Molecule: transfer RNA
Organism: Callorhinchus milii
RNA sequence: CCUGUAGCUUAGUGGUUAGAGCACUCGCCUUGCAAGCGAGAGGUCCCAGGUUCGAAUCCCGGGCAGG
Numbered sequence: 001c002c003u004g005u006a007g008c009u010u011a012g013u014g015g016u017u018a019g020a021g022c023a024c025u026c027g028c029c030u031u032g033c034a035a036g037c038g039a040g041a042g043g044u045c046c047c048a049g050g051u052u053c054g055a056a057u058c059c060c061g062g063g064c065a066g067g
Base pairs, nucleotide, nucleotide: 001067002066003065004064007022008021009020010019015053024040025039026038027037028036045063046062047061049059050058
């Protein structure tokens, strides 16, 4: 100096319910497994403040982690 959104890879860059792929759990299917189909759980790095009608998103400060 840059970065930090789910277990991993990531979309969302002011507004609607924060979404996707893979993974995970359960069910269906199968003699069984895989594949397939259906459903589910799970997230804005943490704290305090500011701007705004409204902040994951913009801004200040501190901390943590990574490069």